[in-house]
This record gives sequence, structure tokens and C1' cells, in this order.
RNA sequence: CCUCGAUAACGGCAAACCGUCGGAAACGGCGGGACGCAAAGCCUCCGGCCUCAAGCCCCGCAAGGGCCAGGUAGCGGGGCCACCGAA
Repeated sequence: CCUCGAUAACGGCAAACCGUCGGAAACGGCGGGACGCAAAGCCUCCGGCCUCAAGCCCCGCAAGGGCCAGGUAGCGGGGCCACCGAA
């Protein structure tokens, strides 16, 4: 240094839920709260999953489907970066 990851050290993050704000929604910000996390740090490039307001297309009585769009990095892969050092 690489791989790896301990009942180690210094520390870190924060699920559900609650409050509040934003959003059509999925969901997100902030505060509280800790289920968990060795990248649960950052990035939607690929796949998955979730949403469907506006716009476009299909169909239709209605419902619905697709595109576009949005979300999830705590679904997986990939990219970038990083603390510590037992086996």
C1' cells in the first nucleotide's frame, strides 16, 4: 500500500414514529428520536422498486396504459473520495 474488518480507539450517521415546513404524490428539509450502518460519505451512469400533478401519445362512458418528469445512494451494481488498524 492492497485486500480485509475486531465486543479495539477517536469519532460519525440515524430507520420506524412524532412535530413542523416543502411537494400533486412518491418523497425530501429541519427539530426530536434510535432500528440499524465500516462507507448508512458524495454522484441517478446501469438495473430494480415507488410516484403520476402538468405536458404529449394510445384507449375509453369512466377507469386505465405508455412517454416525459420526479423519487429512492438505508434495493443492488458502478464511479469518486475518506477515519482507524487486531486477526